Record summary: Predicted 3D model of a 102-nucleotide RNA (THF (Tetrahydrofolate) riboswitch aptamer) from a Clostridiaceae bacterium. The sequence was found by an Rfam model in a public genome assembly. NCBI's taxonomy places the organism under Bacteria, Bacillati, Bacillota, Clostridia, Clostridiaceae.
């Protein structure tokens, strides 16, 4: 010096425990904020939070009890842009740094 790597929020599968199914969470739109690597730097990206709009689901089967065409709870088996947790894949604009080759 030249070539390759790792490395952030994150996001996807699968597994496990919940939580919803009396509809809360997710997802969409709008407006404000805030955080993100070892160091710069805030570009590009997702991601959170808070207002406010819109629109919105999957239920089923047994058990038991009661005031029995109901209702209340417990199994179960499925539904949810459902949480979280492993775990495996993706995943750093640039610039220094950090590994490895030469």
């Nucleotide at each position: 010096a030249a070539c390759a790597g790792a490395g952030c929020a994150g996001g996807u599968a699968u597994u496990a425990u919940g939580c919803g199914u009396c509809a809360a969470g997710u997802g969409u739109c709008a407006g404000a904020g805030a955080a993100u690597g070892g160091g710069a730097g805030u570009a590009g990206a997702g991601u959170c939070u808070c207002u406010g709009a819109a629109c919105g689901a999957a239920a089923a089967a047994c058990c038991a009890u009661g005031u029995c065409c109901c209702a209340u709870g417990g199994u179960u088996u499925g539904c949810g842009a459902u949480a979280u947790a492993a775990u495996a894949c993706c995943g750093c604009a640039u610039c220094c740094g950090c590994u490895g080759u030469u």